Transfer RNA from an uncultured Alphaproteobacteria bacterium, 76 nucleotides, folded computationally. Rfam family: tRNA. It is annotated as a transfer RNA. The sequence was found in a public genome assembly. The prediction has a mean pLDDT of 81.
């Protein structure tokens, strides 16, 4: 330096032909137990990696930059 696949909640990941951003866990609050876990209820929690562009709308199409992994190449 060329390609190629990722980036969405604290973690792990889903989101279809562009139309209301979701799911287990974790976390709180509670109910249930003599208590504790386990089981039920319910709450919060998102610049969708940054910027730009298309459209009546973008996680989703386009351009560009960043950063993680993978292969090649280069290293007299």
């Nucleotide at each position: 330096g060329c390609c190629g696949g990722c980036g969405u909640a604290g973690c792990u990941c889903a989101g279809c032909u562009g139309g209301u951003a979701g799911a287990g866990c974790a976390u709180c609050c509670g109910c249930c137990u003599u208590g504790u876990a386990a089981g039920c209820g319910g709450g919060a929690g998102g610049u969708c990696g940054g910027g730009g562009g298309u459209u009546c709308g973008a996680g989703u199409c386009c351009c560009u930059c960043c950063g993680c992994c993978g292969g090649c190449a280069c290293c007299a």